[in-house]
RNA sequence: GGUGUCAUGGCCUAGUGGACAAGGCGCCGGCCUGUCACGCCGGAUACGCGGGUUCAAGCCCCGCUGACACCG
Numbered sequence: 001g002g003u004g005u006c007a008u009g010g011c012c013u014a015g016u017g018g019a020c021a022a023g024g025c026g027c028c029g030g031c032c033u034g035u036c037a038c039g040c041c042g043g044a045u046a047c048g049c050g051g052g053u054u055c056a057a058g059c060c061c062c063g064c065u066g067a068c069a070c071c072g
Stems, first nucleotide, its partner, number of pairs: 001071007010025004018055001027043005048064005
């Protein structure tokens, strides 16, 4: 330098054009308990950046950035 894959809450992972973007762990509050833990209930937090296509984009297209793999 070329090609490919990936980029979603603090972490891990779903979401193959229309749902308030889902789940687990964690965090915060409440209940429970003598206290803690467990358990139960509730809550906050996410689509890397910039364009494009579309009535509608996390999802499709282009560019950029970063990570990984392969080729040279």
Model confidence (mean pLDDT): 80 of 100.
A computed fold for a 72-nucleotide RNA from a Gemmatimonadales bacterium, annotated as transfer RNA.
Its Rfam family is "tRNA". Rfam describes the family as follows. Transfer RNA (tRNA) molecules are approximately 80 nucleotides in length. Rfam links the family to the GO term triplet codon-amino acid adaptor activity.
Taxonomically the source falls in Gemmatimonadales (Bacteria, Pseudomonadati, Gemmatimonadota, Gemmatimonadia).